A computed fold for a 71-nucleotide RNA from Candidatus Hodgkinia cicadicola, annotated as transfer RNA. Its Rfam family is "tRNA". Rfam's curators write: Transfer RNA (tRNA) molecules are approximately 80 nucleotides in length. By type it is a transfer RNA. Its family is annotated with triplet codon-amino acid adaptor activity in the Gene Ontology. NCBI's taxonomy places the organism under Bacteria, Pseudomonadati, Alphaproteobacteria, Hyphomicrobiales, Candidatus Hodgkinia.

Order: sequence, then C1' cells, then structure tokens
RNA sequence: UCCCUUAUAGCUUAAGGGCAAAGCGCUUGAUUUGUAAUCAAGAAACAAAGGUUCAACUCCUUUUAGGGGAA
Repeated sequence: UCCCUUAUAGCUUAAGGGCAAAGCGCUUGAUUUGUAAUCAAGAAACAAAGGUUCAACUCCUUUUAGGGGAA
C1' cells in the first nucleotide's frame, strides 16, 4: 500500500429489507425466620456520516476502532 472480516443491552450472542430477540447480569415484587435457589414483572442496545428504498441493524459509499492475510 492492497484485500478480507468484525462492531447490536453491563457481558455473551440472534435477527440477512417490514414491531430489535434471548441467556447471564441489574432493579422491583412474591416465596423464606433470613440468605441462596425458584417464580412474576421491569429498565437497558443497532460504531459515525451520507445515499438507495414507502420502509434500513440489514443493501451501497466514506470514515473510526479491533482482528486476519498478501507484498
């Protein structure tokens, strides 16, 4: 310098154009003499900008950050 790949909740991962899902964690309540476990409920996220589209986490371009490869 060039190519490929990844970025979603506090953490680990889904969603491959049409309401952003789950596990662990967190909060509240129930249960218990109390704690743990269990049950119920809740809060919490699409790396940034632009474009395409009726509609974008998703497709395209650029940038940022991480990883891998070629020279």